[in-house]
RNA sequence: GGGCCGUUAGCUUAGCGGGAAAGCGCUGCUCUCACACAGCAGAGAUCGUAGGUUCGAUCCCUACACGGCCCA
Numbered sequence: 001g002g003g004c005c006g007u008u009a010g011c012u013u014a015g016c017g018g019g020a021a022a023g024c025g026c027u028g029c030u031c032u033c034a035c036a037c038a039g040c041a042g043a044g045a046u047c048g049u050a051g052g053u054u055c056g057a058u059c060c061c062u063a064c065a066c067g068g069c070c071c072a
Stems, first nucleotide, its partner, number of pairs: 001071007010024004018055001026042005048064005
């Protein structure tokens, strides 16, 4: 330098154009003498950045940034 994959909540990950979700973690309540477990409820994400396409973008296109793999 070229190619491919990835970037979504504190962590690990779903999400093939219209509602942003799950598990774990966190907070509260119930339960218990108490803790743990369990059950119920809740908070938490400018969807890497900037443009473009579209009535509408996490999703499609382009560039860039970061991480990984391969080639030179």